[in-house]
Context: one part of a larger RNA
RNA sequence: GUCAACGAGUUUUUUUAUAUAGCAAGCUAUAAUAAAUAAAUAAAAGCAUAAAGAAAUUAAAUUAUAAAAAAUAAUAAGUUAUAUAAAAAAGACCCGAAACCAAGUGAUUUAAUCAUAAUCAAGUUUAAAUAGACUGAACUCAUAUAUGUUGUAAAAUAUUGAGAUGAAUUAUGAUUAGGGGUGAAAGGCUAAUCAAACUUGGAAAUAGCUGGUAUUCUGUGAAAUCUAUUUAGGUAGAGUUUUUUAAAAAUAAAUUAUUAUUUAGGGUAAAGCACUUAAUAAACUAAGGGAAUUUAAAAAAAUUUUACUGAAUUUAAUAAAACUUAUAAUAUAAAUAAAUAAAAAUAAAAAAAACAGACAAUAAGCACGAAGGUUUAUAGUCAAAAAGAUAACAGUCUUAAUUAUAAGUUAAGGUUCUUAAAUAAUAAUUAAGUGUAAAAAGAUAUUAUAAUAUUAAGACAACUAAGAGAUGAGCUUGGAAGCAGCUAUUCUUUAAAGAAAUCGUAAUAGAUCAUUAGUUAAUAUAAUAUAAUACUUAUAAUAUAUAGGAUCUAAAAUUAUUUACCAAAACUAUAAAUAUAUUAAAAAAUUAAUAUAUGGUAACAGAACAUUCUGUAAAUAAAUAAAAAUAAAUUGUAAAAUUUAUUGAAUAUAUCAGAAUAGAGAAUGUUGAC
Numbered sequence: 001g002u003c004a005a006c007g008a009g010u011u012u013u014u015u016u017a018u019a020u021a022g023c024a025a026g027c028u029a030u031a032a033u034a035a036a037u038a039a040a041u042a043a044a045a046g047c048a049u050a051a052a053g054a055a056a057u058u059a060a061a062u063u064a065u066a067a068a069a070a071a072u073a074a075u076a077a078g079u080u081a082u083a084u085a086a087a088a089a090a091g092a093c094c095c096g097a098a099a100c101c102a103a104g105u106g107a108u109u110u111a112a113u114c115a116u117a118a119u120c121a122a123g124u125u126u127a128a129a130u131a132g133a134c135u136g137a138a139c140u141c142a143u144a145u146a147u148g149u150u151g152u153a154a155a156a157u158a159u160u161g162a163g164a165u166g167a168a169u170u171a172u173g174a175u176u177a178g179g180g181g182u183g184a185a186a187g188g189c190u191a192a193u194c195a196a197a198c199u200u201g202g203a204a205a206u207a208g209c210u211g212g213u214a215u216u217c218u219g220u221g222a223a224a225u226c227u228a229u230u231u232a233g234g235u236a237g238a239g240u241u242u243u244u245u246a247a248a249a250a251u252a253a254a255u256u257a258u259u260a261u262u263u264a265g266g267g268u269a270a271a272g273c274a275c276u277u278a279a280u281a282a283a284c285u286a287a288g289g290g291a292a293u294u295u296a297a298a299a300a301a302a303u304u305u306u307a308c309u310g311a312a313u314u315u316a317a318u319a320a321a322a323c324u325u326a327u328a329a330u331a332u333a334a335a336u337a338a339a340u341a342a343a344a345a346u347a348a349a350a351a352a353a354a355c356a357g358a359c360a361a362u363a364a365g366c367a368c369g370a371a372g373g374u375u376u377a378u379a380g381u382c383a384a385a386a387a388g389a390u391a392a393c394a395g396u397c398u399u400a401a402u403u404a405u406a407a408g409u410u411a412a413g414g415u416u417c418u419u420a421a422a423u424a425a426u427a428a429u430u431a432a433g434u435g436u437a438a439a440a441a442g443a444u445a446u447u448a449u450a451a452u453a454u455u456a457a458g459a460c461a462a463c464u465a466a467g468a469g470a471u472g473a474g475c476u477u478g479g480a481a482g483c484a485g486c487u488a489u490u491c492u493u494u495a496a497a498g499a500a501a502u503c504g505u506a507a508u509a510g511a512u513c514a515u516u517a518g519u520u521a522a523u524a525u526a527a528u529a530u531a532a533u534a535c536u537u538a539u540a541a542u543a544u545a546u547a548g549g550a551u552c553u554a555a556a557a558u559u560a561u562u563u564a565c566c567a568a569a570a571c572u573a574u575a576a577a578u579a580u581a582u583u584a585a586a587a588a589a590u591u592a593a594u595a596u597a598u599g600g601u602a603a604c605a606g607a608a609c610a611u612u613c614u615g616u617a618a619a620u621a622a623a624u625a626a627a628a629a630u631a632a633a634u635u636g637u638a639a640a641a642u643u644u645a646u647u648g649a650a651u652a653u654a655u656c657a658g659a660a661u662a663g664a665g666a667a668u669g670u671u672g673a674c
Stems, first nucleotide, its partner, number of pairs: 001674006011090013026047003032041002051058002061072003093212002096209001100202006111176009120166001122135003139163003144159004178194001180190003215608006225238005241351006255342005260336005271324002276320003280316004287309002289306007357382003361378006387398003402576004407572003413566003416550003422563001424562006435552001441536002445533006452526003462519005468492003473487003498513001501512003577598009609663001611660005619653003628647008
C1' cells in the first nucleotide's frame, strides 16, 4: 500500500415543547390484597381546580404606602401513557495528551561506600634506596582518522593514541530507593527508560484544541455583523435561517416593494471668504530702533528727522477634514384620490447554524495618493452558483441548471485558419507588426484644421563679392589695437557694414557673424496653435513568454457608420416528474384540468430503502434444490427490488406491526492476510 472483519449521539432519572390515544373538573396507580393466560380492588401520594405577599395573612383579588401612582393575578382545561426533539446530571458521539496523586517493585547495568580476596612481564634512571618518575606488554581507558549508519554491533571494527606501584585495576558478597539515593558536579547515573525510574491503581483524569463520525430522495435555506465577556480561533443575547400555530384574507381588505405627486428636516459635493486659521503683493500708518537739536548737575524729558522694523486699516488676489454669508443632486422620513408587481409580512412556541470572510466598483480614513495592505459605509459577485465569454481564471461580463430532446431565438462575446459564424459594405488613419503593457521628457515623423508673416518690386536656401573710415574710442595695463577688465557706445562714407555676436594673437595679424549687392529661381518660404496617429524614452533571471498559436499591412490593425450571421443549462417549442394553491368529479381512497415553483454549503423540516431479532408463523416456500456467491436483463427519481442462468447443498420467509450492538473510502484508525 491493497483486501477482509471490527470501528463513533447510547442508557437512566428529571424538565419543556409537539404529535397520537384514553378519560376529563378532574386525571393517574406505587405499596398492599386477590388473581395467575391474568390485567380486579386500592390507602398514602403527584399534577390540575386561585392568586398575591418575604411572611403572618387576606382572597378574585393581593402586595407596597400615612395615602396614591404602581406591580402581580383572575373570566375555567387538565391529566396519564407512548413516540419524536431539545436541555440538566452522569465517561454522555468516538479516539488522542504532557501531567497529578496513592501503593508497591528494582543497585545482576551503573554511582558511591563497606567486608573478604587477587593482579601488575621486561627494561631505564640512581652509588643505593626513593618517586601520584621514565620506556613498554598483559590489563584498564578511549585522542585522532577511516569504515559502518535497514551495521557484525540499538555505540562495533581497523589503524593511531593515554595510563600502566597507583587518587591503580579486578572478582565475590553486602549497604544506600524515587522529590529519594549516589555524584573528583556532566543535570551525570539509578537494569537499552531520568529536569524526577518502573509496575499497578484513582481512571473512560481533563482537553473552549486537532482528527474522525457510515443508506436514498424531496422542501426551505443562512452567517462571517452589533452588544457583552480574564474576551478576541470560545460563549451568551440581538440580527439573519428552518418548522408549527394564531389572527386577517379571493365580488379583494391589509402588508411589502417600485413608480408618480406633495410635505419635512439637513449643511455633504461644488462654490465662497462675512466668521476662524493660514498665506501673497501694494498703499497708508500707530509703535519700536537709529540720528540731530533744546532743556538739564545727573537720571531723563521734549521737538525735529529717517539706512531700518512694522501691528491695525484700505485695495487687489488666495487656501481649508476639525472655516461657512449662502448651498445642490441623490439619500432619509411621512402622507396621498392613484398605477404596477409580489405572496409575502406580523406575533408566539420549538430547533439551529453563525459571530476567521474574500475580491472588484463607488465615497472616505491610515500607509509612500505603495501593496493580492489595512479600517468603515453603500450596493454586487464568490462563499453556498454550475453554463457561455475573458487562451487558462472563486470574487470581472452575460445568465440563475427539476428531467429529457440530431428542435428554434437571443445575451455577453465573436465571424482568415486553428474555431461555430463576414477573407462583408462605406469613409478615413497608421508603416511602428504600432496593434499585441507604461510615465515625465525628447525629436525638421505623418495627416487634418485654424489663423499670422515674407515673397515675381525675386522671398527661403545655395553660390560670387563687399563687410569700410574718424580709431589702436577713453580708462586701465608690461601690453589691451572691435573681442582680459571698467566707462561710454557717438560721428562719417555708403547699396550695406556693431566703438562688435564667435574662434584666434604675448599684443598685432588672421578666419567667421550681423548687415548689403549680384546670380539663380518658387503654387514657394518662415515661425505658431489645436486635434489624431506613430517614433525614442523601454530593462532579469530554465525557453519565444505582456495578441493562446499560425499568421495579418488600401488589413485579419485603429477610428466612425451599416447590415447579415454564429453564440449559453437564458428564453421558446415538445414530452415527463415532484411540490403548493385553486377549480371540477366522486360515498371515500383518489382522479383530472389550470397556474406557480423545483441551483445550493452550515442548518431545519418531510418521505422512504436496506440490515439483525420478535410476533403474525404448529402458517407458507424448499432435495421437482433453501440461503449464499458470480453474471446478465428488467423495474424504480434513488437507497434498492425482481427475474433468469451457473455454482451451491439445507434452510429461508410474504404481509402488517414491534425492538435495535441497524448502513464505512477516510480517524498518521484497530486486528489479520498478502
Molecule: large-subunit ribosomal RNA, domain II
Organism: Gefionella okellyi